[in-house]
This is a predicted structure of a 72-nucleotide RNA (transfer RNA) from Anaerolineales bacterium HSG24. The RNAcentral record of the sequence draws on ENA and MGnify. Rfam family: tRNA. The organism belongs to Anaerolineales, within Bacteria. The same sequence occurs in records of 2 taxa. Its mean pLDDT, the model's own confidence on a scale to 100, is 83.
RNA sequence: CGGCUCGUAGCUUAGUGGAAAAGCACUCGGCUGAUAACCGAGAGAUGGUGAGUUCGAUUCUCACCGAGCCGA
Numbered sequence: 001c002g003g004c005u006c007g008u009a010g011c012u013u014a015g016u017g018g019a020a021a022a023g024c025a026c027u028c029g030g031c032u033g034a035u036a037a038c039c040g041a042g043a044g045a046u047g048g049u050g051a052g053u054u055c056g057a058u059u060c061u062c063a064c065c066g067a068g069c070c071g072a
Base pairs, nucleotide, nucleotide: 001071002070003069004068005067006066007065010024011023012022013021018055026042027041028040029039030038048064049063050062051061052060
């Protein structure tokens, strides 16, 4: 310098045009003599940033930022 893949909750991931789901972690309650485990409930995301397309974007397009892989 060129090509490819990716960026979603504290962490790991799903979803891929009609607006975000789960596990672990966290908070509260139950159970127990108590702790863990288990059971119930709850909070937590302006979807890397900006622009474009669209009635509507996490999803499609472009630029930039960041991470990884390959080539030179």